[in-house]
RNA sequence: UCGCGUCUUCAGGGCGGGGCGUAAUUCCCCACCGGUGGUAUGGCCGUCAAGGCCGAGCCCACGAGCGCUUUUGCAUCCUUGCAAAAGGUCAGCAGAUCUGGUGAAAGGCCAGAGCCGACGGUUACAGUCCGGAUGAAAGAAGACGCGA
Numbered sequence: 001u002c003g004c005g006u007c008u009u010c011a012g013g014g015c016g017g018g019g020c021g022u023a024a025u026u027c028c029c030c031a032c033c034g035g036u037g038g039u040a041u042g043g044c045c046g047u048c049a050a051g052g053c054c055g056a057g058c059c060c061a062c063g064a065g066c067g068c069u070u071u072u073g074c075a076u077c078c079u080u081g082c083a084a085a086a087g088g089u090c091a092g093c094a095g096a097u098c099u100g101g102u103g104a105a106a107g108g109c110c111a112g113a114g115c116c117g118a119c120g121g122u123u124a125c126a127g128u129c130c131g132g133a134u135g136a137a138a139g140a141a142g143a144c145g146c147g148a
Stems, first nucleotide, its partner, number of pairs: 001148010016030004031128002033117002035062004042054004057115002065093002067090001068087008097113005119131003
């Protein structure tokens, strides 16, 4: 330094102003926010270098939620309903970027204009409020052990 195992800790931001209205942080106008890993024509550090650090909401993936599937129990108008547990790719909801510039090359840089955001709740439709959630988790850091 790398691999494997065990454990510990950590691991999401955002409605401010105005309008209509009985009622809206939910509608309308102006605002605000951007998880994790990867990639890197940008930036910084370094004496040049070797090398190191940072750098994408909408490029590639991953994650929680809902759905789905399976099992069990209960109910039932007999083909569905409810509850609990499990699965984790099955990937359905599940997501969203263009234009101009520079350049050998832009999906990432510069400029501009756009777009997206689970489920349930609510005196009125929610990315921003409340709830499951003092949860779970992509993963990050560290400790110990074993191996190379």